[in-house]
Context: one part of a larger RNA
RNA sequence: UGACGGGGACCCGCACAAGCAGCGGAGCAUGUGGUUUAAUUCGAAGCAACGCGAAGAACCUUACCAGGGCUUGACAUACUGAGGACAGUCUUAGAGAUAAGACCUCUUCUUCGGAAGCCUCAAUACAGGUGGUGCAUGGUUGUCGUCAGCUCGUGUCGUGAGAUGUUGGGUUAAGUCCCGCAACGAGCGCAACCCUUAUCUUUAGUUACCAGCAUUUAGGAUGGGGACUCUAAAGAGACUGCCGAUGAUAAAUCGGAGGAAGGUGGGGAUGACGUCAAAUCAUCAUGCCCUUUAUGCCCUGGGCUACACACGUGCUACAAUGGAAGGUACAAAGGGAAGCGACCCUGCGAAGGUGAGCAAACCUCAAAAAGCCUUUCUCAGUUCGGAUUGUUCUCUGCAACUCGAGAACAUGAAGAUGGAGUUGCUAGUAAUCGCAGAUCAGAAUGCUGCGGUGAAUGCGUUCCCGGGUCUUGUACA
Numbered sequence: 001u002g003a004c005g006g007g008g009a010c011c012c013g014c015a016c017a018a019g020c021a022g023c024g025g026a027g028c029a030u031g032u033g034g035u036u037u038a039a040u041u042c043g044a045a046g047c048a049a050c051g052c053g054a055a056g057a058a059c060c061u062u063a064c065c066a067g068g069g070c071u072u073g074a075c076a077u078a079c080u081g082a083g084g085a086c087a088g089u090c091u092u093a094g095a096g097a098u099a100a101g102a103c104c105u106c107u108u109c110u111u112c113g114g115a116a117g118c119c120u121c122a123a124u125a126c127a128g129g130u131g132g133u134g135c136a137u138g139g140u141u142g143u144c145g146u147c148a149g150c151u152c153g154u155g156u157c158g159u160g161a162g163a164u165g166u167u168g169g170g171u172u173a174a175g176u177c178c179c180g181c182a183a184c185g186a187g188c189g190c191a192a193c194c195c196u197u198a199u200c201u202u203u204a205g206u207u208a209c210c211a212g213c214a215u216u217u218a219g220g221a222u223g224g225g226g227a228c229u230c231u232a233a234a235g236a237g238a239c240u241g242c243c244g245a246u247g248a249u250a251a252a253u254c255g256g257a258g259g260a261a262g263g264u265g266g267g268g269a270u271g272a273c274g275u276c277a278a279a280u281c282a283u284c285a286u287g288c289c290c291u292u293u294a295u296g297c298c299c300u301g302g303g304c305u306a307c308a309c310a311c312g313u314g315c316u317a318c319a320a321u322g323g324a325a326g327g328u329a330c331a332a333a334g335g336g337a338a339g340c341g342a343c344c345c346u347g348c349g350a351a352g353g354u355g356a357g358c359a360a361a362c363c364u365c366a367a368a369a370a371g372c373c374u375u376u377c378u379c380a381g382u383u384c385g386g387a388u389u390g391u392u393c394u395c396u397g398c399a400a401c402u403c404g405a406g407a408a409c410a411u412g413a414a415g416a417u418g419g420a421g422u423u424g425c426u427a428g429u430a431a432u433c434g435c436a437g438a439u440c441a442g443a444a445u446g447c448u449g450c451g452g453u454g455a456a457u458g459c460g461u462u463c464c465c466g467g468g469u470c471u472u473g474u475a476c477a
Stems, first nucleotide, its partner, number of pairs: 001477002003474003007471007015461002019425005026316008034307002042053002064302007073126001077125002080122005088103006106117004128291002131289003137285002139280003142276001144274001149188006155164003168179003194268004199236007209225002213223003239262001242256005318418001322377007334365003339358002344353003384415001389410007431453007
């Protein structure tokens, strides 16, 4: 100087407390461990691995296993020799890779000898490796933590390591600002600048809108309008600016006015010096090592989907604030051409047929759902719950057996609110309700977004956890 303390002081955080909803019990989904297996590819491991890499394993993917094949190779560059266009179509054998055969078949330059392009065969340098090492590395990322810290120059003090500044008194979300001070300044962080949202103005008015006027098939449908909504560009607006109190006359704090918004208005992006030899050699790049008729490459089938069990994360429930039936209302944000697909017809339905319109503020996915109104069920393992299983189908796709999703009918398991313990959340939040998108042929209860309805509690900082500043002790560095 740090680090540590079941030392001290001060401060902060959904850290506790006060509340709400959960998890832990059940069934299923998903990930992991373990076990099994020919293989169940590999990685991730307290917080910070475990719905994680994977924004999507039937084949492919695929890295694993079994079997069948290839060896200058699936891919690159160079060179030597020989031959020929390459490609494409068909037939046969085969699980296919592949093999054999048939058909078809060159271009440019030219001194007509040949040369070049492309392909095949042979030879050589080499290719290849999701093989090892993340403890050799780059790059990227997590975490402490959006915590308020981390440093430098000059000066001063100290023999020196170092100190000072950065400590102190206040204050703040903040090393934020003020005052003081052997310090004076500066940098990286904080804040602001950026995006979005909340209010208004101006400009613009189609595909959006419709107040008044007219028409009307009653649909902004048409004429028309430029008001409103909205769209999307430019501006305005919030700065403790104003008033009062407190304070040291400061910084600031508390209250108030005006205001759509008030003291960082809400949300996002933004992550200092560093820590964890943290993660990644399987995104990529890369040193070294290893491999070269194989640890490379092609193919078929299988596996990654196994199942006495254990754990994590979710979904659905256990019901009446509910289930069922009928009627009826209101979103936002997105996607669409090898696409979205209306109307109509067929089917109980998944869906099928036909195919209008639309590269979309135009057409379409599209029905929002909870909600509201009416009826029914009457506390029961039930008209709760839907697992499991059977049958018949639909769709995607060469192909749904291993191993897809969906529909109808039948079946109707556990489950009566869950031990110790444990998680999230302070407001348009929690809870609850649907909608969309990426990936994607098909395959979400996951993920990322979007809106609808919409709470309770917060006395406070004694305690648990984590963090910051100062100080103290130390057989630690």
Molecule: small-subunit ribosomal RNA, 3' major domain
Organism: Peptoniphilus sp.